[in-house]
Molecule: transfer RNA
Organism: Blepharisma stoltei
RNA sequence: GCAUCAUUAGUCUAGAGGUUAGGAUGGUUGCCUUCCAAGCAGUCGACCCGGGUUCGAGUCCCGGAUGAUGCA
Repeated sequence: GCAUCAUUAGUCUAGAGGUUAGGAUGGUUGCCUUCCAAGCAGUCGACCCGGGUUCGAGUCCCGGAUGAUGCA
């Protein structure tokens, strides 16, 4: 330098163009418990950036950034 893949809460991850972006873990509040842990309930927190297509984009297309792998 070229190609392919990936990027979604603090962390891990689901999401084949349409209804509140889901789950786990974590934080926090309450319940339970003599106390702690565990458990139960509530709550907080996310689409890498820019542009395009579309009535509608996390999803499709283009460019960029970062990372991984391969080739040179």